A computed fold for a 677-nucleotide part of an RNA from a metagenome, annotated as large-subunit ribosomal RNA, domain II. Its Rfam family is "Bacterial large subunit ribosomal RNA". The RNAcentral record of the full RNA draws on SILVA. Its mean pLDDT, the model's own confidence on a scale to 100, is 82.
Context: one part of a larger RNA
RNA sequence: GCCGGCGAGUUAGUCUCUGUGGCAAGGUUAAGGCGUACACCGCCGAAGCCGAAGCGAAAGCAAGUCUUAAUAGGGCGUCAAGUCGCAGGGAUUAGACGCGAAACCUUGUGAUCUACCCUAGGUCAGGUUGAAGGGAGGGUAAAACCUCCUGGAGGACCGAACGCGUGAACGUUGAAAAGUUCUGCGAUGAACUUAGGGGAGGACUAAAAGUGUAAUCAAACUGGGAGAUAUCUCGUUCUCCUCGAAAUAGUUUUUGGGCUAGCCUCACUAAAUUGCCCGCAGGGGUAGAGCUACUGGAUGGUGUUGAGGGGCCGCAAGCCUGCUCAUGCCAACCAAACUCCGAAUACUGCGGAUUGCAUAGUGGGAGUCAGACUGUGGGCGAUAAUGUUCAUAGUCAAAAGGGAAACAACCCAGACCACCAGCUAAGGUCCCAAAUUAAGUCUCAGUUCUUAAGGAAGUCAGGGUGCAGUGACAACCAGGAUGUUGGCUUAGAAGCAGCCACCAUUUAAACAACGCGUAAUAGCGGACUGGUCGAGGACUCUGGCGCCGAUAAUGAUCGGGAAUCAAGACUUAAACCGAAGCUGUGGGCUCCGUAAGGAGCGGUAGAGGAGCGUUGCUGCCAGCGUCGAAGCGAGAUCUUAAGGUCUCGUGGAGCGGUAGCAAGUGCGUAUGCCGGC
Numbered sequence: 001g002c003c004g005g006c007g008a009g010u011u012a013g014u015c016u017c018u019g020u021g022g023c024a025a026g027g028u029u030a031a032g033g034c035g036u037a038c039a040c041c042g043c044c045g046a047a048g049c050c051g052a053a054g055c056g057a058a059a060g061c062a063a064g065u066c067u068u069a070a071u072a073g074g075g076c077g078u079c080a081a082g083u084c085g086c087a088g089g090g091a092u093u094a095g096a097c098g099c100g101a102a103a104c105c106u107u108g109u110g111a112u113c114u115a116c117c118c119u120a121g122g123u124c125a126g127g128u129u130g131a132a133g134g135g136a137g138g139g140u141a142a143a144a145c146c147u148c149c150u151g152g153a154g155g156a157c158c159g160a161a162c163g164c165g166u167g168a169a170c171g172u173u174g175a176a177a178a179g180u181u182c183u184g185c186g187a188u189g190a191a192c193u194u195a196g197g198g199g200a201g202g203a204c205u206a207a208a209a210g211u212g213u214a215a216u217c218a219a220a221c222u223g224g225g226a227g228a229u230a231u232c233u234c235g236u237u238c239u240c241c242u243c244g245a246a247a248u249a250g251u252u253u254u255u256g257g258g259c260u261a262g263c264c265u266c267a268c269u270a271a272a273u274u275g276c277c278c279g280c281a282g283g284g285g286u287a288g289a290g291c292u293a294c295u296g297g298a299u300g301g302u303g304u305u306g307a308g309g310g311g312c313c314g315c316a317a318g319c320c321u322g323c324u325c326a327u328g329c330c331a332a333c334c335a336a337a338c339u340c341c342g343a344a345u346a347c348u349g350c351g352g353a354u355u356g357c358a359u360a361g362u363g364g365g366a367g368u369c370a371g372a373c374u375g376u377g378g379g380c381g382a383u384a385a386u387g388u389u390c391a392u393a394g395u396c397a398a399a400a401g402g403g404a405a406a407c408a409a410c411c412c413a414g415a416c417c418a419c420c421a422g423c424u425a426a427g428g429u430c431c432c433a434a435a436u437u438a439a440g441u442c443u444c445a446g447u448u449c450u451u452a453a454g455g456a457a458g459u460c461a462g463g464g465u466g467c468a469g470u471g472a473c474a475a476c477c478a479g480g481a482u483g484u485u486g487g488c489u490u491a492g493a494a495g496c497a498g499c500c501a502c503c504a505u506u507u508a509a510a511c512a513a514c515g516c517g518u519a520a521u522a523g524c525g526g527a528c529u530g531g532u533c534g535a536g537g538a539c540u541c542u543g544g545c546g547c548c549g550a551u552a553a554u555g556a557u558c559g560g561g562a563a564u565c566a567a568g569a570c571u572u573a574a575a576c577c578g579a580a581g582c583u584g585u586g587g588g589c590u591c592c593g594u595a596a597g598g599a600g601c602g603g604u605a606g607a608g609g610a611g612c613g614u615u616g617c618u619g620c621c622a623g624c625g626u627c628g629a630a631g632c633g634a635g636a637u638c639u640u641a642a643g644g645u646c647u648c649g650u651g652g653a654g655c656g657g658u659a660g661c662a663a664g665u666g667c668g669u670a671u672g673c674c675g676g677c
Stems, first nucleotide, its partner, number of pairs: 001677006011094013026050003032044004054061002064076004097235002100232001104225003108221002116198008124189001126158003129154001133150006162186003167182004201217001203213002238611006248261005262368002264365007277352006288341001289339002295335003299331005305326004309321004371396010401412003416587004421583003427577003430561003436574007448563001454548002458545008467536001475532005481505003486500003511526001514525003588601005612666001614663008623655002631650008
């Protein structure tokens, strides 16, 4: 993991509501007793409880009463029948749908593992070094001291047993719940080891690591309190039918939990309301707009304007100002916390029309309080985010179907069932792949089939202003001169480093020179003129479709193939395809309706309704059964489903139908439990 079996809203008390039954201004017994008994049950037993009257703190009064000075006003009452069973929905108290903690308290058991201590023992091959001390000799006045010998110290050295565990590899469902191999450390010591003994759970022990205390330790193990508690996670078992949410507000030691409201459902009650539509009447200060209409911001120009600063000025007066502030005028602006103005919507009220949708109240039962994306209006952010936070609408959530290649939230459209019938929506109609033709333009980029600033004699269409047979534009041929190398400057400056001036002459025309060039000249073009040529040409604005800008990691792409008077783009016309939409035909169910007929049947949480099946009990079938029960296997058949029935085989002794009753009543998931594989 699979298969089989087991496996989770129960029971009791109290309260409340619904259904149903008895009795009814009443209803009812409890303990207990008596009778009868196999068991049930029957009869007593009004103690008590609920109701029939309330109000007040109470005395008390009473259909009233309390407040009060009050006979006013007001509060609570009066004007609705209860009660006792049974069944069911819910609440509450109990373990209370099931399983699950980490923990807390308490009683005991543990030091055969391990840590420390006590008592009594045991063990340490071999080799090395050679302390103190001692002796002899030398030495001295005596010593010190020196040499040799002896001696055998040491948390000394090397290295087995023994103890440890440094590094590596292997092992990692191991040979092993800590090992093996090689390597390594200690090895007379704070050494190792044996036996017995000691002290323990907030305690022991500890050369101290929160280490160890029996493979368990930041508080052991065992029994008990105990089914601790779990605002948490997981799981929670047959079927069909009707309706169908929420992810919000307020509050909360509250934010992944509650409570009340909102939204759902069921029952009862009520009458015309509510919603949509039309008309009328309202208030507003949003969008927009505006600002010599306020408050504030802000740009440029202008001025016989004012104040200050500065300058001129012997005083006074005055003048100047490129500085600062204010101010007049002109022009153009900005604002969520500006408004002289000011919509559309929305909202409120009244009236009308209509009955297609549904409304209000009371009571029973919920679920929901993590929402998501998209469009629109805003805040935050960076006019970032599949960002965040509000408002508003839609969809998903809880919605299948068609389209968008694929794609909860986008577009179309809301699936009761069936059909080898038809029409459409979005979207499509060359092939994959259902369905297309015609007409007119554009595009050459495979643009289509990715983006911007910016760039660009792409191309099409339209407009404007000059030029042009007195010859334009382009090209080609020729000229493009003289004073003069203008003056200055400069080493030089000759059209062409720079400064000043920019004249005059000859001309068809020709600059005191537009560019390249030279050290400076030179040289080459240009402007300008003539000739050749012979018809349009130059500049500019607007629009359409294209071009560049355009860089990512395995091999590319529009979904693919492929497509160019398209199968691309724009415009027009007429067709067709296309869904679980609509229609047609047949069928089922629900509600409304006397009927004819009409409306409806997607659905998570959830509410409501109706059933199937399992086990046992009671009555009935004077049911079935060795002429073969249950169970098991196979086949057939019926029903809207859970399921039912029949036949055959196996099996070998019990079992069913029906009306009720009562439940240990339905399994796929709980890292469920047990067994098998």